Model confidence (mean pLDDT): 76 of 100. Predicted 3D model of RNase P RNA and transfer RNA as a complex of 455 nucleotides. Rfam match: Bacterial RNase P class A. Rfam classes the family as a ribozyme.
RNA sequence: GUCGUAAGCUGCCUUGUCGCUCCGCUUAUGGUGGAGAGGAAAGUCCGGGCAAUGCAGUGCACCACACCACCUAACGGGUGGCUCCGGGCAACCGGAGAGCCAGUGCCACAGAAAAUAACAGCCGAUGUCGGGGCCAUGCUCCGGCAGGUAAUGGUGAAAAUGUGCGGUAAGAGCGCACGGUCCUGCAUGGCAACAUGUGGGGCGGGCAAACCUUGUGGAUUGAAAGGCCAAGCAGUUGGUGUCAGCCACGCGCUGACCAGGCGGCACGUCUGGUAGCCAACGGGUAGGCCGCUCGACCCCGAUCGUGAGGUCGGGGCUAGAUAAAUGGCAAGGGUCCGCCUAUGGCGGAAACAGAACCCGGCUUACAGGCUUGCGACCUGC
RNA sequence: GUGGCUAUAGCUCAGCAGGUUAGAGCGCUGGAUUGUGGUUCCAGAGGUCGCCGGUUCAAAUCCGGUUAGCCACC
Numbered sequence: 001g002u003c004g005u006a007a008g009c010u011g012c013c014u015u016g017u018c019g020c021u022c023c024g025c026u027u028a029u030g031g032u033g034g035a036g037a038g039g040a041a042a043g044u045c046c047g048g049g050c051a052a053u054g055c056a057g058u059g060c061a062c063c064a065c066a067c068c069a070c071c072u073a074a075c076g077g078g079u080g081g082c083u084c085c086g087g088g089c090a091a092c093c094g095g096a097g098a099g100c101c102a103g104u105g106c107c108a109c110a111g112a113a114a115a116u117a118a119c120a121g122c123c124g125a126u127g128u129c130g131g132g133g134c135c136a137u138g139c140u141c142c143g144g145c146a147g148g149u150a151a152u153g154g155u156g157a158a159a160a161u162g163u164g165c166g167g168u169a170a171g172a173g174c175g176c177a178c179g180g181u182c183c184u185g186c187a188u189g190g191c192a193a194c195a196u197g198u199g200g201g202g203c204g205g206g207c208a209a210a211c212c213u214u215g216u217g218g219a220u221u222g223a224a225a226g227g228c229c230a231a232g233c234a235g236u237u238g239g240u241g242u243c244a245g246c247c248a249c250g251c252g253c254u255g256a257c258c259a260g261g262c263g264g265c266a267c268g269u270c271u272g273g274u275a276g277c278c279a280a281c282g283g284g285u286a287g288g289c290c291g292c293u294c295g296a297c298c299c300c301g302a303u304c305g306u307g308a309g310g311u312c313g314g315g316g317c318u319a320g321a322u323a324a325a326u327g328g329c330a331a332g333g334g335u336c337c338g339c340c341u342a343u344g345g346c347g348g349a350a351a352c353a354g355a356a357c358c359c360g361g362c363u364u365a366c367a368g369g370c371u372u373g374c375g376a377c378c379u380g381c
Numbered sequence: 382g383u384g385g386c387u388a389u390a391g392c393u394c395a396g397c398a399g400g401u402u403a404g405a406g407c408g409c410u411g412g413a414u415u416g417u418g419g420u421u422c423c424a425g426a427g428g429u430c431g432c433c434g435g436u437u438c439a440a441a442u443c444c445g446g447u448u449a450g451c452c453a454c455c
Base pairs, nucleotide, nucleotide: 001377002376003375004374005373006372007371008370009369010368012333013332014331015330016329017328018327020036021035022034023033024032025031026030038352042363043362045361046360047359048358049357050222051221052220053219057267058266059265060264062218063217064216065215066214067081068080069079070078071077082097083096084095085094086093087092098213099212103211104210105207106206107205119153120152121149122148123147126146127145128144129143130142131141132140133139134138161179162178163177164176165175166174180203181202182201183200184199185198186197187196188195189194226290227289228288229287235281236280237279238278239277240276241257242256243255244254245253246252258272259271260270261269262268297316298315299314300313301312302311303310304309335349336348337347338346339345340344382454383453384452385451386450387449388448391407392406393405394404400438409425410424411423412422413421431447432446433445434444435443
């Protein structure tokens, strides 16, 4: 220098003028000063705050997650690490990781067989049938059956632990050696996942983004939450139970049943005997204030940690609208592109997108520019 | 703002506890019937299963992301 890789930053600037929203001051229908979108404000995919409800408890159902350690208010997020697989020469990147050795289910077509396999093949030791040879009820040969076997072949995405030697009638983890893989004991290192070494036992597949099992976590709703004020209107219908006991009586108390309300269900809990409440229909309103922006906040420095982050000190206040403000115009400058009469001039372009209770993440979109670490290759000293 | 649903042939819809070549009706094309048209009968064409990834031997179907449309909610 070129190409690449990882991480991070930025997301046009300045001035004038005319407006818009909010706030402060003021001599107040006015004047004046200040502030006014984002890194994703987005998707609404997770988590939390806050609020209400049955946020009182137990179980079921449902949902999510799953190597280890750590961070955090919390998380399905993040940081660092471990094992396996894939891509790249490399820097590095991507994926998987509780359990099919709990149970059930599925594995189309092809194939003998898709999970306690046997079609072709091989053998036929052993037993048996038929035939032949030899003097021989015995031996032996040929053929068949019972039977044995899983080396070889073919099918398929997947075919029963790989290679070699032994072994056998033929064969086979049947035996052995070196491997693969699962379970497990010990030693060493590590907080741990795990690694290294060594010993023992086993070896019939895949799928849990199939049902499921184990472990962990999770109540539901959602600022239209919720609280207060003002204005306005017209009520109607239905429900509010039964039995027993106590008591002088009772509409009081207790118990049972029944009915109803309450989060998805059950247990449960609350209410129900004339006093308000509950439900349905009908009627009315379409206003204001609070919640609302000071908060796990922002910036700088020190310090601890490999890091995500933690602690301490100093400084700062930084949108709050409600049909919804954050804009228009002019001038100048910067960046990029094109053309020309080229230290300049002219013309053009500038992404994704826009707050709506607030935070922490994730995901997705994004023109152009900048910085740093690392890798490969080339070149010069 | 909050929650939910849908996307498959030109149109309306099936198929979605994964499996052989994704079907049906209407429509379209060709043929037969008829003097002609319709009806009827026969045959045929037509599909990135909205898009992009992943899981799996295999995806319209399962999982994630994304786009468009629709519905409900004082």